[in-house]
Context: one part of a larger RNA
RNA sequence: GGAUGAACGCUGGCGGUAUGCCUAACACAUGCAAGUCGAACGCCCCCUUCGGGGGGAGUGGCGCACGGGUGAGUAACGCGUGGGAACCUACCCCGGGGUACGGAAUAACCGCUGGAAACGGCGGCUAAUACCGUAUACGACCGCAAGGUGAAAGAUUCAUCGCCCUGGGAUGGGCCCGCGUCCGAUUAGCUAGUUGGUGGGGUAACGGCCCACCAAGGCUGCGAUCAGUAGCUGGUCUGAGAGGAUGAUCAGCCACACUGGAACUGAGACACGGUCCAGACUCUUACGGGAGGCAGCAGUGGGGAAUCUUGGACAAUGGGCGCAAGCCUGAUCCAGCCAUGCCGCGUGGGUGAAGAAGGCCUUAGGGUUGUAAAGCCCUUUCAGUCGUGACGAUGAUGACGGUAGCGACAGAAGAAGCCCCGGCUAACUCCGUGCCAGCAGCCGCGGUAAUACGGAGGGGGCAAGCGUUGUUC
Numbered sequence: 001g002g003a004u005g006a007a008c009g010c011u012g013g014c015g016g017u018a019u020g021c022c023u024a025a026c027a028c029a030u031g032c033a034a035g036u037c038g039a040a041c042g043c044c045c046c047c048u049u050c051g052g053g054g055g056g057a058g059u060g061g062c063g064c065a066c067g068g069g070u071g072a073g074u075a076a077c078g079c080g081u082g083g084g085a086a087c088c089u090a091c092c093c094c095g096g097g098g099u100a101c102g103g104a105a106u107a108a109c110c111g112c113u114g115g116a117a118a119c120g121g122c123g124g125c126u127a128a129u130a131c132c133g134u135a136u137a138c139g140a141c142c143g144c145a146a147g148g149u150g151a152a153a154g155a156u157u158c159a160u161c162g163c164c165c166u167g168g169g170a171u172g173g174g175c176c177c178g179c180g181u182c183c184g185a186u187u188a189g190c191u192a193g194u195u196g197g198u199g200g201g202g203u204a205a206c207g208g209c210c211c212a213c214c215a216a217g218g219c220u221g222c223g224a225u226c227a228g229u230a231g232c233u234g235g236u237c238u239g240a241g242a243g244g245a246u247g248a249u250c251a252g253c254c255a256c257a258c259u260g261g262a263a264c265u266g267a268g269a270c271a272c273g274g275u276c277c278a279g280a281c282u283c284u285u286a287c288g289g290g291a292g293g294c295a296g297c298a299g300u301g302g303g304g305a306a307u308c309u310u311g312g313a314c315a316a317u318g319g320g321c322g323c324a325a326g327c328c329u330g331a332u333c334c335a336g337c338c339a340u341g342c343c344g345c346g347u348g349g350g351u352g353a354a355g356a357a358g359g360c361c362u363u364a365g366g367g368u369u370g371u372a373a374a375g376c377c378c379u380u381u382c383a384g385u386c387g388u389g390a391c392g393a394u395g396a397u398g399a400c401g402g403u404a405g406c407g408a409c410a411g412a413a414g415a416a417g418c419c420c421c422g423g424c425u426a427a428c429u430c431c432g433u434g435c436c437a438g439c440a441g442c443c444g445c446g447g448u449a450a451u452a453c454g455g456a457g458g459g460g461g462c463a464a465g466c467g468u469u470g471u472u473c
Base pairs, nucleotide, nucleotide: 001473002472003471004470006469007468008467009466010465013345014344015343016342017341018340020337021303026301027300028299030298031297032296035062036061037060040059041058043056044055045054046053047052069256070255071254078181079180080179081178082177083176084175087173088172092169093168094167095166096165097164098163099162100134101133102132103131109124110123111122112121113120114119140149141148142147154161155160182228184226189219190218191217194216195215196214197213198212199211200210201209231253232252233251234250235246236245237244238243258279259278260277261276262275281292282291283290284289309335311334312333313332317331318329319328320327321326348378349377350376351375358369359368360367361366382414384409385408386407387406388405392400417462418461419460420459421458422443423442424441428457429456430455431454432453438445439444
């Protein structure tokens, strides 16, 4: 000198734009953040012009594995980069083939009944794109072959939308490997599923992933093991570069969701707003038992030097469901707060004395503040008032928003501070103080004329900021 998610002190006019719990992955009141489909199905209720329309819980389907948050853990194939073979992929696209005949249940509902509640139990009735069987099989799977195995679902307002088998694609993902990826040797040895083999189990898939048996291996001074620290990257800051530091916001990947463990469902999870078990904590209870998980958006307490509104809208973009109309969406788009950063603008312009007053200094002559002020002549950015009023929306639909912009009006009117002035380093005098009070980044100032302390006048620097502190190059 640059930089900063900054903080602190003094000060503070406007706009644009971006950012905003770095600390306790501490605990959380309240509201909202994931639903949707009647063109799969039965039932109940309401309205009806008797055509139909609407609502409710339930069965069923798809979604809830995305989006959003956080950085605890992790030194690892976690990440980055480049390769690989033994895999899966709902919805979507292209192609081939099919969609036949039957059956038994069950929720809702009704009855009885347990419980304070949460939530149930028993009996009875019923539907389906829910469940099961039979048939068939272009492909598919098993098998050397012969042969064997395996499917479907309908709805409709007649345009369609679906369903099953199968080949390919696209997208997304799982797995393996080379190389790279912090510090400590005051950590030198580590390892029994350990290393390899055979056979099996398991998985979508390879594999000591798991198991039985067999062998005795495997890693390590080119740093194993242990300990500490840490999410990684694109990037960011700095620097001429090499490098050093860093990993907020945005983007990619990973990990986590009160703590620990586990599986279920599913194309996909070992699942933030699912389930089960254990634990800590909180709430509740009729003491038998129950309920909960903000590292989603706001917000609260706490911690801290320190970090915002319990806002609006689905108008746009995108997502889920739906044929659609549409519904949902704290994703998102906006608004609010903060000089936290960056950028822009303003706080007026011209004229005006050998130079008012006042202040300060003085050798008492004067010098300086100083064209500065006043006065005179102008202008009106921004802010203000009134009017008009968008783009963003190809036809409809605008939260933002009566916003931005535009026009008119009034009046210099509403708008300047902070640090410094001994040298480094740009800017000097007076007074006060008297090694005191104090200053200080380093050198150092102060003990009676201090340009170094405090005040004043003057000056220098930056400016809606200026200084200080922390961190980094």
This is a predicted structure of a 473-nucleotide part of an RNA (small-subunit ribosomal RNA, 5' domain) from a Rhodospirillaceae bacterium. The sequence was found in a public genome assembly. Lineage of the source: Bacteria > Pseudomonadati > Pseudomonadota > Rhodospirillales > Rhodospirillaceae. Model confidence (mean pLDDT): 90 of 100.